A computed fold for a 374-nucleotide RNA from an Acidobacteriota bacterium, annotated as Bacterial RNase P class A. The gene name in the source record is rnpB. Its Rfam family is "Bacterial RNase P class A". It is annotated as a ribozyme. Rfam links the family to the GO terms tRNA processing, ribonuclease P activity and dimeric ribonuclease P complex. The prediction has a mean pLDDT of 79. RNAcentral holds the sequence, with entries from ENA.
RNA sequence: GGAGGCGGACAGGCAAUCGCGGUCCCAGUACUGGGGUCGAGGAAAGUCCGAACUCCACAGGGCAGUGUGCCUCGUAACGCGAGGGAGGGGCGACCCUACGGAAAGUGCCACAGAAAAUACACCGCCUCCUUUAUCGGAGGUAAGGGUGAAAAGGUGCGGUAAGAGCGCACCGCGUCGUUGGUAACAAUGACGGCAGGGCAAACCCCACACGGAGCAAGGUCAAAUAGAAAAGCGCUCCCGAAAGGGAUGAAGGACGGCCCGUCCGAUGCUUUUGGGUAGACCGCUAGAUCCCCGGAGUGAUCCGGGGGCCAGAUGAAUGAUUGCCAUCUCUGCUCAGCAGGGAUACAGAAUUCGGCUUAUGACUGCCUCCGACA
Numbered sequence: 001g002g003a004g005g006c007g008g009a010c011a012g013g014c015a016a017u018c019g020c021g022g023u024c025c026c027a028g029u030a031c032u033g034g035g036g037u038c039g040a041g042g043a044a045a046g047u048c049c050g051a052a053c054u055c056c057a058c059a060g061g062g063c064a065g066u067g068u069g070c071c072u073c074g075u076a077a078c079g080c081g082a083g084g085g086a087g088g089g090g091c092g093a094c095c096c097u098a099c100g101g102a103a104a105g106u107g108c109c110a111c112a113g114a115a116a117a118u119a120c121a122c123c124g125c126c127u128c129c130u131u132u133a134u135c136g137g138a139g140g141u142a143a144g145g146g147u148g149a150a151a152a153g154g155u156g157c158g159g160u161a162a163g164a165g166c167g168c169a170c171c172g173c174g175u176c177g178u179u180g181g182u183a184a185c186a187a188u189g190a191c192g193g194c195a196g197g198g199c200a201a202a203c204c205c206c207a208c209a210c211g212g213a214g215c216a217a218g219g220u221c222a223a224a225u226a227g228a229a230a231a232g233c234g235c236u237c238c239c240g241a242a243a244g245g246g247a248u249g250a251a252g253g254a255c256g257g258c259c260c261g262u263c264c265g266a267u268g269c270u271u272u273u274g275g276g277u278a279g280a281c282c283g284c285u286a287g288a289u290c291c292c293c294g295g296a297g298u299g300a301u302c303c304g305g306g307g308g309c310c311a312g313a314u315g316a317a318u319g320a321u322u323g324c325c326a327u328c329u330c331u332g333c334u335c336a337g338c339a340g341g342g343a344u345a346c347a348g349a350a351u352u353c354g355g356c357u358u359a360u361g362a363c364u365g366c367c368u369c370c371g372a373c374a
Stems, first nucleotide, its partner, number of pairs: 001370008010361001012325007020039008041346001045357002048355005053214004060260004065210005070084005085099001086097004100205002105203002107199003122145002124141006153171006172194001173192008218282004228273006236247004252264004289308008326344008
């Protein structure tokens, strides 16, 4: 000097003038005026996960279904985070993983190839018969070659008519033991010739988890209308003069799909036609909250102490202008600097919070590789 890897914090600052919204105080009190104070993010985006909260609703069991999928820890919880293991990529710093099971079963592997799985062999190799020889026939073979992503586990030695785990050594695979580790796993030893490979982001099996809907949830007040019309189902039993009480629980309904079950329901339920209202307030911001210090832990995070309150709009406020400064970049010059030009991103709260994903400007720390010079 160049090329990379992993992070950190910021998201312009100051002043003036004018303009908005919340809240508090003062004056006026009919409108309103003055002052203090606060006022859009790291992603507010996506709506992909998880919850808090609200209602169904008093809230269960099962089937189907959906989701996750190495181990341990963290968290309110998660499909998230931290640390580790295994496999893979990279010279490296580092990165990726949809990472349980293929000996429960079913299924798929195009084309090429003899053959893609109860694999019955294309070229070939060996033995025998026939033949002058070739061709041909019978038997053996899967070592060599070919096809392919993948072809009876790989390499080597022996053995054989030629070969083959046929035998042996090492590696691979399987089972069991010992040691280390909380564990996933790792190392090592013994036994076994050994279930041909891949795909479960194929169906499936296994383990674990899971009610639904969502702030347009939900609640209060006020106002208005036609206590309208029609159809269907149902209107049980006991006491009582009646009112009423008790029992059963009909027709029907509610609980994500289905079943069981539970609950509502005895002048009720379902469907259709038609009419009225759509206004105000709450929910609405004090939180699994923020900052500082100390401690525990490899870390995510947790514990203790102290301090703080930082938007709550509702057709939707949080802005505009000017000046100076800051950072980057370009040009010029009298070149430790000065002057001028340009640029400063992505983007906008609407119940709240923890994550993930995506968009993006300038600054900055550590680490790796390459090259040159001293």